Description: Predicted 3D model of a 71-nucleotide RNA (transfer RNA) from an uncultured Elusimicrobia bacterium. The sequence was found in a public genome assembly. Its mean pLDDT, the model's own confidence on a scale to 100, is 81. Its Rfam family is "tRNA". It is annotated as a transfer RNA.
RNA sequence: GCGGGAGUAGCACAAUGGUAGUGUUCCAGCCUUCCAAGCUGGCCACGCGGGUUCGAUUCCCGUCUCCCGCU
Numbered sequence: 001g002c003g004g005g006a007g008u009a010g011c012a013c014a015a016u017g018g019u020a021g022u023g024u025u026c027c028a029g030c031c032u033u034c035c036a037a038g039c040u041g042g043c044c045a046c047g048c049g050g051g052u053u054c055g056a057u058u059c060c061c062g063u064c065u066c067c068c069g070c071u
Base pairs, nucleotide, nucleotide: 001070002069003068004067005066006065007064010024011023012022013021018054026042027041028040029039030038047063048062049061050060051059
């Protein structure tokens, strides 16, 4: 330099154009003599900038970071 893959919540991952979800963590409450476990609720996110579209995490372009391969 070229090609491919990944980037979503504190963490680990889903979601192939139409309400962004699950587990775990954290917070509050219930339960318990207390703790743990359990139950209920809450908080929190689409790497960044553009384009297409009535509508974009999703499609297109650029860019940043990481991983793999080629030279």